[in-house]
Predicted 3D model of a 387-nucleotide part of an RNA (large-subunit ribosomal RNA, domain III) from Vampirovibrio chlorellavorus.
The coordinates come from a structure-prediction model, not an experiment, and the mean pLDDT is 84.
The full RNA is in RNAcentral, with records from SILVA.
Context: one part of a larger RNA
RNA sequence: GAGUAACGAUAAUGCGGGUGAAAAACCCGCACGCCGAAAGUCCAAGGUUUCCUGCGCAACGGUAAUCGGCGCAGGGUGAGUCGGCCCCUAAGGCGAGGCGGAAACGCGUAGUCGAUGGGAAACAGGUUAAUAUUCCUGUACUAAUGUUUAUUGCGAUGGGAGGACGAAGAAGGUUAGGUUAGCCCGUGAUUGGUUGAACGGGUUUAAGUGAGUAGGGAGUGUGCUUAGGUAAAUCCGGGUGCAUGAUGAACUGAGACACGAUGACGAGGCGGCUUGCCGCUGAAGUAACUGAUACCCCGCUUCCAGGAAAAGUCUCUAAGCUUCAGAUAGACAUUAACCGUACCCGAAACCGACACAGGUGGACAGGUAGAGAAUACCAAGGCGCGU
Numbered sequence: 001g002a003g004u005a006a007c008g009a010u011a012a013u014g015c016g017g018g019u020g021a022a023a024a025a026c027c028c029g030c031a032c033g034c035c036g037a038a039a040g041u042c043c044a045a046g047g048u049u050u051c052c053u054g055c056g057c058a059a060c061g062g063u064a065a066u067c068g069g070c071g072c073a074g075g076g077u078g079a080g081u082c083g084g085c086c087c088c089u090a091a092g093g094c095g096a097g098g099c100g101g102a103a104a105c106g107c108g109u110a111g112u113c114g115a116u117g118g119g120a121a122a123c124a125g126g127u128u129a130a131u132a133u134u135c136c137u138g139u140a141c142u143a144a145u146g147u148u149u150a151u152u153g154c155g156a157u158g159g160g161a162g163g164a165c166g167a168a169g170a171a172g173g174u175u176a177g178g179u180u181a182g183c184c185c186g187u188g189a190u191u192g193g194u195u196g197a198a199c200g201g202g203u204u205u206a207a208g209u210g211a212g213u214a215g216g217g218a219g220u221g222u223g224c225u226u227a228g229g230u231a232a233a234u235c236c237g238g239g240u241g242c243a244u245g246a247u248g249a250a251c252u253g254a255g256a257c258a259c260g261a262u263g264a265c266g267a268g269g270c271g272g273c274u275u276g277c278c279g280c281u282g283a284a285g286u287a288a289c290u291g292a293u294a295c296c297c298c299g300c301u302u303c304c305a306g307g308a309a310a311a312g313u314c315u316c317u318a319a320g321c322u323u324c325a326g327a328u329a330g331a332c333a334u335u336a337a338c339c340g341u342a343c344c345c346g347a348a349a350c351c352g353a354c355a356c357a358g359g360u361g362g363a364c365a366g367g368u369a370g371a372g373a374a375u376a377c378c379a380a381g382g383c384g385c386g387u
C1' cells in the first nucleotide's frame, strides 16, 4: 500500500423465550422464504469413527460462538435367510509336464485362480441416545446331518437334457400408487348460531401357505427299432406305429381370493409427571374410478448384425454294491461357522492442497396444471447456503 480488496452462489429473514461472562449466527416456539426427478429417502464405490452422550473453546470454522464434521472422555455396529466367504465359470492372470530361448525369460496343455454374471432360504410390527430383513414379538422358509416309518435298483470326475441369454416394436391382462365416495372420530369460525354437495383427521396390514385364473403354448404320452452321443445306457438323437391335442392338452403363468390376522397398527380418549415423554385404552378399517417406465414378459411379432460359459438341477448308465450300502416319500430332532453391518454418500465426511459455485454409478418417483422424469406451485422430508 490499507484498515483498502475480500469474507466463496442475490433461497431471506423477523420476533418472543432459554442458556450464558458475552447471543444476528446455539437451543425451543411462532411467522416468513427456498428445494421438492431434489437442495428428499436408500444403496454401491470411496472415506474410516466423521455416529451417540457428557465436559470444553487455546487452535481449527473466512466474523462471533455458549455451537460444530474441532479438543478430551465414555458409549455405539448383534444375521442359517442381506452382502461376502462358499459352489461355478467370462475376459484375463498364473501355469506341473511340454515347446522356444545363450541366459534372463517368453508361450502354453492338464489344471488352478478370477465377478462386473449363474447358484438354497424372511416377512410384518415393536424397540435404542446411537443397530436392526441382524435384537424382541408374531408368523414363515431353506439346506445338510441323524433317528424312525413305509416303499425301493442304487451308483460318476463319464453321456444327455437344462441352466441359456440379441435388437426393435406392438397389444392385452394386472398390481403398486393416486383420486373420489362411503364409513369412523372430531370441529362450529374471539360470544350465540351454521346441519350443507360444510370443514379437519383417519380409513393401514407382509412374507408364507392353499387352490391355479387372465394370458402364453404346439406338442405331449406310450410301444417297436437304431451304423450316432470316444465305453455302456432304459437317457438324448434318428426312424416308425398308436393315443391325445388348435373346441388350446402337457407345461408355464401375473394377479385376485381365502388363511396368515379373535393378531399388529390405528385418529382419538384417559391417567401420570420432570411439558414432551411414559403407561393404559382404542372407532372406522369398505367400494368405485383412474393407473404405471413395475409384474405376466426369459412371453408375442418382426428383423439381421444372429446375440457368454460353467456349476447347482434333472436324467442315463460304467466300475462297483445288491439282507448291507444307497435311493424316494413322510415325521421328528440337531446344526447353519467366519467376515461386513456405526456414519457420510450429487457431499463440509468421496475425487478436486480448502467446511472449494467443479466431478461422482444404481434404486425410490406423491398432488394440481401438463404429452412429459419439461416447466410452475405444493406434499412427505430437508434447508435459509458460517460474517
Base pairs, nucleotide, nucleotide: 013031014030015029016028017027018026032384033383034382035381040364041363042362043361046344047343050342051075052074053073054072055071056070060068061067080141081140082340083339084338086119087118088117092113093112094111098107099106100105122139123138124137125136126135142336143335144334145333146332147331148330149329150328151327152326153321154320158316159315160314161313166303167302168301169300172296173295174294177290178289179288180287181286182203183202184201185200186199187198204264205263208259209258210257215252216251219244220243221242222241223240224239225238226237228236229235265285268281269280270279271278272277273276304307350359351358366378367377368376369375